This is a predicted structure of an 87-nucleotide RNA (c-di-GMP-I riboswitch aptamer) from a Halanaerobiaceae bacterium.
RNA sequence: UAUCCGAAAAGGCAACUCUCCUUGAAAGGGGAGAGGCGCAAAGUUCUGGACCUGUCACCAUCCGGUUAUGGUUGCAGAACUGCCGAA
Numbered sequence: 001u002a003u004c005c006g007a008a009a010a011g012g013c014a015a016c017u018c019u020c021c022u023u024g025a026a027a028g029g030g031g032a033g034a035g036g037c038g039c040a041a042a043g044u045u046c047u048g049g050a051c052c053u054g055u056c057a058c059c060a061u062c063c064g065g066u067u068a069u070g071g072u073u074g075c076a077g078a079a080c081u082g083c084c085g086a087a
Stems, first nucleotide, its partner, number of pairs: 005085002012039002016035008037074001043080006049073004057066003
């Protein structure tokens, strides 16, 4: 120095809750503040799965139903990148 690995330390991310602003048909997203479950990739991209919504479309006698091109993923796989350096 590199790989594996994951002690400590400094940072990082941030489930969920509350308050306010904003955006969207909705689900959800963005921002600010206060708490902080947890995570060594809980960073990014792609693919798949699961779940949420249902504008539009279609069906229906009514109530409604189906549906992703919309979204969430801290589910999985692959690729790329990445803080620190004990055993």
Lineage of the source: Bacteria > Bacillati > Clostridia > Halanaerobiales > Halanaerobiaceae.